Bacterial large signal recognition particle RNA from bacterium HR26, 264 nucleotides, folded computationally.
Rfam family: Bacterial large signal recognition particle RNA. It is annotated as a non-coding RNA gene.

RNA sequence: CCGUGCUAGGCGGGGAGAUAGCGGUGCCCUGUACCCGCAAUCCGCUGUAGCGGGGCUGAACUCCCUCCCGAGGUCCGACCCUGUGGGACUGCCCGGGUCACGUGGUGUGGAUGGUUGGGUCCCACGCGGCGAGGAGCCGUGAACCCGGUCAGGUCCGGAAGGAAGCAGCCGUAAGCGGUGACCCUCGGGUGACGUGGGGAAGCCUGGCCGGAGCCAACGAGCUCGGCGCAAGCCGGAGGGCCGCGAUCGACGGAGGGUGCACGG
Numbered sequence: 001c002c003g004u005g006c007u008a009g010g011c012g013g014g015g016a017g018a019u020a021g022c023g024g025u026g027c028c029c030u031g032u033a034c035c036c037g038c039a040a041u042c043c044g045c046u047g048u049a050g051c052g053g054g055g056c057u058g059a060a061c062u063c064c065c066u067c068c069c070g071a072g073g074u075c076c077g078a079c080c081c082u083g084u085g086g087g088a089c090u091g092c093c094c095g096g097g098u099c100a101c102g103u104g105g106u107g108u109g110g111a112u113g114g115u116u117g118g119g120u121c122c123c124a125c126g127c128g129g130c131g132a133g134g135a136g137c138c139g140u141g142a143a144c145c146c147g148g149u150c151a152g153g154u155c156c157g158g159a160a161g162g163a164a165g166c167a168g169c170c171g172u173a174a175g176c177g178g179u180g181a182c183c184c185u186c187g188g189g190u191g192a193c194g195u196g197g198g199g200a201a202g203c204c205u206g207g208c209c210g211g212a213g214c215c216a217a218c219g220a221g222c223u224c225g226g227c228g229c230a231a232g233c234c235g236g237a238g239g240g241c242c243g244c245g246a247u248c249g250a251c252g253g254a255g256g257g258u259g260c261a262c263g264g
Base pairs, nucleotide, nucleotide: 001264002263003262004261005260006259009057010056011055012030013029014028015027020046021045022044023043024042034054035053036052037051038050063257064256065255066254067253068252072248073247074246075245076243077242079240080239081238082237084235085234086233089232090231091229092228093226094225095224096223097222098221101219102218103217104215105214106213113209114208115207116206117205118204119203120202121198122197123196124195125194126193127191128190130187131186132185133184134183136179137178138177139176140175146171147170148169149168154163155162156161
């Protein structure tokens, strides 16, 4: 180096999911690649490959390792759309404040301000008015327990005479009623009144000084608030599209590696 017979190995791989993890069944990619049985409220394993049975191939086109390419999946990120929630921020709406930029009003027929006086406010007094009470005046007012006069009648006395006293009449007390102009006292939801005093602040107003601002209605600005709105914005969901993004990575390509026995 050649031949024969074997053995290891091979007869598909990968992604997501699932799992403590791994392989398989189911899904997807790659693309053609032995057969039968089993498997999702699943089957099997605890380490290199599903478990059980059978078959083919076999040390290289085929097995193993490394690198390249990169279908596809997953993740991440940007953008767009849809629907959902929020109400911090921007914006809008409503309300309050502030400012005096604009509009408007007002002001040399004198603003803001200053000063002086008056009013509004409080107290006291006076006067008036009103009201209440009183005084005053008028009337009325006692079976007996008020007064006068006391017919009749009664009592005392021998008589002269004396005593009490009802009714009536006259009068009067308390009381009651009226009046209450004037007078006295008191009061107030009293006054186009007078006098005196006190006055913190505000407002109104007269005089004087002085000489140009003043007001804040509306708009703008600033600021505060609101079970206010939700276009922007923020959170999360679904879909689409994109990325010198991350990761796994089929197919394909390149390089390297791989056993035993016998015979020539």